[in-house]
RNA sequence: CUUAUCGAGAAAGGUUGAGGGAUCAGGCCCGUUGAAACCUUAGCAACCGCUCUAACACUAACUAGAGGUCAUGGUGCUAACUCCUGCCCUCCCGAUUUAUUUCGGGAUUAAAAGGGAAAGAUGAG
Numbered sequence: 001c002u003u004a005u006c007g008a009g010a011a012a013g014g015u016u017g018a019g020g021g022a023u024c025a026g027g028c029c030c031g032u033u034g035a036a037a038c039c040u041u042a043g044c045a046a047c048c049g050c051u052c053u054a055a056c057a058c059u060a061a062c063u064a065g066a067g068g069u070c071a072u073g074g075u076g077c078u079a080a081c082u083c084c085u086g087c088c089c090u091c092c093c094g095a096u097u098u099a100u101u102u103c104g105g106g107a108u109u110a111a112a113a114g115g116g117a118a119a120g121a122u123g124a125g
Base pairs, nucleotide, nucleotide: 001125002124003123004122005121006120011041012040013039014038015037019030020029021028024086025085026084027083042078043077044076047074048073049070050067051066052065053064054063082119087116088115089114090113091106092105093104094103095102
């Protein structure tokens, strides 16, 4: 850089000792009943892998589909939707206007949500 996925799932112990939830801003949370980091053990999960099936083919490769009743291989992950908001469209709330006009807001809010983008994470290339 390309591509797929991101609403589900799964924690104990040891060392250590004040921060952490990617970044910036805001919100809201977690944390001395022990954060982050490292180590050990355990677990979750099907991206790769593995197995099976089909077509082509001829025991293959490639392609497509299925499988955790494959968790023993390579990664990844184990608070909260990628914790939430931020930009665009729809929608909603409040004020305002001759006007569906304009302005401000919608995150734990007065106000509910949906789609997209961007960014990020993980896998494969």
SAM riboswitch aptamer (S box leader) from a soil metagenome, 125 nucleotides, folded computationally. The RNAcentral record of the sequence draws on MGnify.